[in-house]
About this RNA: Large-subunit ribosomal RNA, domain IV from a Deltaproteobacteria bacterium, 352 nucleotides, folded computationally.
Context: one part of a larger RNA
């Protein structure tokens, strides 16, 4: 000096990324309990008193002697209730600094965010607002069922059969859940365009009987080549679908103070963001403005909205309950801290 425990005057977060950590709180009865709520619950809410020994008596329960009636004499039935003994509730007194006198055994209230909840996860830095989740919704599949594992057999799906099974989105509950189908996906259509194999043979070259003086011409045949023409689906076409992949406008003018524009104009779109939230887990400017909380607040909560660049199941906005999740305040309570300081065991040292 370090590690681990223990105790502190005054103060009591002034530490500090944060009260991290340490304190505090504790049991059991009994009084008493708010906003908010899906009426279950929040709730051990909060917030309060009691608590040991002694004793006269008391309540309740539990066992039940001696006696005392009866009889069918027996390890009989009845009435009684002493005595012990549990638990409770007052009155009364006793001791200590302290009666849950050790041990062990929840600090507590407010906010606001995100996840509805209990679960689940990165075996070894991450438990979380991440996955799941019950409820929604969309497709898909008529059974030898869609899918899926496997050259196959064959097996899961299932010894199920659309209240079932796969696949994908979203996530309890409440109100909801707008507008484009112009791209791209899927779905459906079959005139029409194109269109592969195939089927089709013109044509055209080789060969050569023949003709010819030659050059060369050239039937049938064979071989080689192959034009229209006749061909499915798919694409192009047409439609139709956003709880499918997505998308969800600019510029100028305008009211009798100003501003500010319900209003008009105009240009491009498939179609211009509806409801609701909004400096937000989303706001660059920005510590935006304002109010509240502090003597003092880049955080915090309310509120406005000029949304850089919220927005409706890649779900919006709300919410009780719930959380070893995050912010922020307040009570309590304390060596975090002003500011240290003593003990204790174990190192470190120093000696063997």
């Nucleotide at each position: 000096c370090g590690g681990c425990g223990g105790u502190u005057a005054a103060g009591g977060a002034a530490c500090u990324c944060u009260g991290c950590a340490a304190a505090u709180u504790a049991a059991c009865a009994c009084c008493g309990u708010a906003a908010c709520u899906u009426c279950g619950g929040g709730a051990u809410a909060a917030g309060g008193u009691g608590u040991g020994c002694c004793u006269a008596a008391c309540g309740a329960g539990g066992u039940g002697a001696g006696g005392g009636c009866c009889c069918u004499u027996g390890c009989g039935g009845u009435c009684g209730g002493a005595g012990c003994u549990u638990c409770g509730a007052a009155g009364g007194g006793c001791u200590g600094c302290a009666a849950c006198a050790a041990a062990g055994c929840g600090g507590g209230g407010g906010u606001a965010g995100c996840g509805a909840c209990u679960g689940u996860u990165u075996a070894c830095c991450a438990a979380a607002a991440a996955c799941a989740c019950a409820g929604g919704c969309u497709u898909c599949u008529g059974c030898g069922a869609a899918g899926g594992c496997g050259a196959a057999a064959g097996c899961c799906g299932a010894c199920g059969u659309a209240u079932a099974g796969g696949a994908g989105c979203u996530g309890a509950c409440u109100c909801c859940u707008g507008c484009c189908c112009g791209g791209u996906g899927c779905c459906g259509g079959a005139a029409g365009g194109u269109u592969a194999a195939g089927g089709g043979u013109a044509u055209u070259g080789c060969u050569u009987a023949g003709c010819g003086c030659a050059a060369g011409c050239g039937a049938a045949g064979g071989c080689a080549u192959g034009a229209a023409c006749c061909g499915a689906a798919g694409c192009c076409c047409c439609g139709g679908u956003a709880a499918a992949c997505g998308g969800c406008g600019g510029c100028c003018g305008u009211a009798a103070c100003u501003a500010u524009a319900a209003c008009g104009g105009u240009c491009c779109u498939a179609a211009g963001g509806u409801a609701g939230c909004g400096a937000a887990a989303u706001u660059c400017c920005u510590u935006g403005g304002c109010g509240g909380g502090u003597a003092a607040g880049u955080u915090c909560c309310g509120u406005c909205c000029u949304g850089c660049a919220c927005g409706a199941a890649u779900g919006g906005a709300g919410c009780c309950a719930c959380g070893a999740c995050u912010u922020c305040c307040c009570c309590a309570c304390u060596g975090u801290c002003u500011c240290a300081a003593c003990c204790g065991c174990c190192g470190a040292c120093u000696c063997a």